Order: sequence, then structure tokens, then C1' cells
RNA sequence: CGGGGAUUAGCUCAGUUGGUAGAGCGCACGGUUCGGGAUCGUGAGGCCGUGAGUUCAAAUCUCACAUCCCCGACCA
Repeated sequence: CGGGGAUUAGCUCAGUUGGUAGAGCGCACGGUUCGGGAUCGUGAGGCCGUGAGUUCAAAUCUCACAUCCCCGACCA
């Protein structure tokens, strides 16, 4: 320098046919228990890496940038 992949809740990941976002674990509260663990129920928590564009509407399409990973090239 060229090519490819990833970036969504605290963590690990779905969602890729554009129509205002989900799971598991974790967390909070409650039931069961003498208490804990385990289990059951309820709930909180993200506007989807950043910016811009297209569209009635974007996590989803396009462009730029950022970070991380992989492959190749070049130099030594």
C1' cells in the first nucleotide's frame, strides 16, 4: 500500500427479504427456604462504532472515517 471480516444491553451473540430491536448469562425486586444455593415470577438496562447520504421510513442500502482481526504485496 491492496483485499476481506467484525463493531447491536455490563458480557457472549441473534436480527442481513429496509417498516421505530431480541436471547442467554449477569443485575434489581418478590415467591419457595431458618438462611444460602438452586428454581420460579416480575422488572430495569442498548437507538444499533462516529459522521454524512438515499428513502415516506435505515441496525439493515451507499460513502467517508475510527478501532480490532485475517490474507497478500513492498522495504530491510
The prediction has a mean pLDDT of 82. This is a predicted structure of a 76-nucleotide RNA (transfer RNA) from Candidatus Gottesmanbacteria bacterium RIFCSPLOWO2_01_FULL_39_12b. The source organism's lineage runs through Bacteria, Bacteria candidate phyla and Candidatus Gottesmaniibacteriota. Its Rfam family is "tRNA". Rfam's curators write: Transfer RNA (tRNA) molecules are approximately 80 nucleotides in length. The family's RNA type in Rfam is transfer RNA.